[in-house]
Context: one part of a larger RNA
C1' cells in the first nucleotide's frame, strides 16, 4: 500500500465424505404374553412356553469349534433328515403332554483375544502434504496427532515359551490367451400346388415335402412344411467366477516345518456356587431362566439324570469372541409346470377393486368379461324441434347396430285359435271337432319315355 482490502477473534448461510431415525416383514433372534376350547362340570392342567403386543436383522437367521456325549477296544463344534418313540418321564399318574444318548445320512472347517518384558530401545496406528503405481485403492517419504493408565510382534490349553542339536518347505498381483459356467443376443428343415365349398381354406378331394423340427401360439374355420416357435446345432458380446498356460514385476541373510532336550507354563468374579421366590421344562429332593440375600477357589472349578458325607475314577476347563455349507421361507425379484378353477367357480378384485359406496370412526366393502374376419360403427333422401322413424346402405349374418355372440324360465304386450252353471286346476273312461305323420286308393296338372 489495495477502503468493494489485508490480518486477529467470533457469529451466519451454504456445505465434499461419513452416520442414524422410518417402512416391509413369508421365513430368523429376542421380550411380553392370554383366552376361546379340552378334561362331556371346574381350580392344578391342557390350548401354549401359542394369537395379539413390542424391539431387532439377514439373505437366510441363529448355533457353533465343548466346564460335550459317554461308562465303551469310547466318540469328538453347529445345522438339517430317518431312526430312536408316541419310547424313558411329566400328569386332579385325569384328560392330555412328551425329549435325550447311541446307529444311519446330508453337509463338512476351523480359528482369535484377555492373561507374558520388545525391553539392547512403540518395533504400531489416523490424517495431511508431496510424489510414484495397476488410483472406491496402494506404495515411498515428511510433519503433526494418538499411545506406556499399552500401539505392535509373539502364544490360545490339542497347548505354548525358552536353551541347546538336528531337520523340512516358500511368496504376491498385474497383463494376455484357452476351457467351463452365467447373463444378453443372432442364424439356421419343409406347398401356401391343382380342384370344389365358402365372405374367408387352416376345410374336403387330389398331387408333393420337412422331421434330433408332428409342443404351443398367431393367422378371415382343425395349418408339421404361411408367421413366431420347436428340435439339433453353431457364433458374437458381457462381467464376473473356476482352471490351465504365456510373459511382466516382486521377494530374503527373511518367514517356516518336524524330531530330540534344558528351565517355565500366566488362562475370563458380584462370576462359579449356595439360599429362596416365580416361572419354565420329559427332566421327576428342583432341565432352563429371572429377581432378591449370601458369595468362593486354584495340585483349582464344572458335569457324571436320587438329596447329604467320606473316598476313588471318568471326562471336559465356565464366567470373551469370529466363523461357510447342508437347513427354513403365504413377502420380493426372476423362472417353470399342473389329473386344479373356468365368470353365482377360481384371490374380496379376469373389468378405471381394496375401486364405487357404506360409517364420526375402528372397519365393512360390491356389481361388473365376450359386434364383427376387418368399424366397413349405417353415406345420403324424407318426416320431426330434437329423440326417434320411413327408405337407402355396408357386411356372410343387422333375426350381430356399441341397451350389440348364443338368448332358456317365470313374467308383461300383441295377433290368431279355443272353452267358459256348479272357482281355477288334476284323475279315470268315452265321445267329437282341429292339427300333424304314414299307408293305400282315386282325380286334377306338369315333366320324360314309347
Nucleotide at each position: 500500500u489495495u477502503u468493494u482490502g489485508a490480518c486477529c477473534u467470533c457469529a451466519a448461510a451454504u456445505c465434499a465424505g461419513g452416520c442414524c431415525a422410518g417402512a416391509c416383514u413369508a421365513c430368523c433372534c429376542g421380550c411380553u404374553g392370554a383366552a376361546c376350547u379340552u378334561a362331556a362340570g371346574c381350580a392344578u392342567a391342557u390350548c401354549a412356553a401359542u394369537a395379539a403386543g413390542c424391539g431387532g436383522a439377514g439373505g437366510a437367521a441363529a448355533a457353533g469349534a465343548a466346564a460335550c456325549c459317554a461308562a465303551c477296544a469310547g466318540g469328538g463344534a453347529u445345522u438339517g433328515c430317518c431312526u430312536c418313540a408316541g419310547u424313558a418321564a411329566c400328569g386332579g399318574c385325569g384328560a392330555g403332554u412328551g425329549a435325550a444318548g447311541c446307529g444311519g445320512c446330508a453337509a463338512a472347517a476351523g480359528c482369535u483375544c484377555a492373561a507374558a518384558u520388545u525391553u539392547g530401545a512403540a518395533a504400531u496406528c489416523c490424517u495431511g502434504g508431496c510424489u510414484c503405481c495397476u488410483u472406491u485403492g496402494g506404495g515411498g517419504u515428511c510433519a503433526u496427532g494418538a499411545g506406556u493408565u499399552g500401539u505392535a510382534a509373539u502364544u490360545u490349553g490339542a497347548a505354548g515359551g525358552u536353551u541347546g542339536a538336528g531337520u523340512u518347505g516358500u511368496u504376491u498381483g498385474g497383463u494376455g490367451u484357452c476351457a467351463c459356467a452365467c447373463a444378453u443376443u443372432u442364424c439356421u428343415a419343409a406347398g401356401u400346388c391343382c380342384a370344389u365349398u365358402g365372405g374367408a381354406a387352416c376345410a374336403u378331394g387330389g398331387c408333393g415335402c420337412c422331421u434330433u423340427g408332428g409342443a404351443g401360439g398367431g393367422u378371415g374355420a382343425g395349418a408339421g412344411c404361411c408367421c413366431c416357435g420347436u428340435g439339433a446345432g453353431a457364433g458374437a458380446u458381457g462381467u464376473u467366477g473356476u482352471g490351465g498356460u504365456a510373459u511382466c514385476a516382486u521377494u530374503a541373510u527373511a518367514c517356516u516345518u518336524c524330531u530330540c532336550u534344558u528351565c517355565c507354563g500366566a488362562a475370563g468374579a458380584g462370576u462359579c456356587g449356595a439360599g429362596u421366590u416365580g416361572u419354565u421344562u420329559g427332566g421327576g429332593a428342583a432341565u432352563g431362566c429371572a429377581g432378591c440375600u449370601c458369595u468362593a477357589a486354584g495340585u483349582g472349578g464344572g458335569u457324571g439324570g436320587u438329596a447329604a458325607a467320606u473316598u476313588c475314577c471318568a471326562u471336559c476347563u465356565a464366567a470373551a469372541g469370529c466363523u461357510a455349507a447342508a437347513u427354513a421361507u403365504u413377502g420380493g425379484c426372476g423362472a417353470g409346470a399342473g389329473a386344479c378353477c373356468g365368470a353365482u367357480a377360481g384371490c374380496g378384485a379376469a373389468c378405471a377393486a381394496g375401486u364405487a359406496c357404506a360409517g364420526u370412526g375402528a372397519u365393512g366393502g360390491a356389481a361388473a368379461g365376450a359386434u364383427g374376419a376387418a368399424a366397413a360403427g349405417c353415406a345420403c333422401u324424407u318426416u320431426g324441434a330434437a329423440a326417434a322413424g320411413a327408405g337407402a346402405g355396408u357386411g356372410a349374418a343387422a333375426a350381430a347396430g356399441u341397451a350389440c355372440g348364443u338368448g332358456a324360465a317365470a313374467u308383461u304386450g300383441u295377433u290368431g285359435g279355443a272353452a267358459g252353471g256348479g272357482a281355477a286346476g288334476g284323475g279315470c273312461u268315452u265321445g267329437c271337432a282341429a292339427g300333424c305323420a304314414g299307408a293305400c286308393a282315386c282325380g286334377a296338372u306338369c315333366c320324360u319315355c314309347u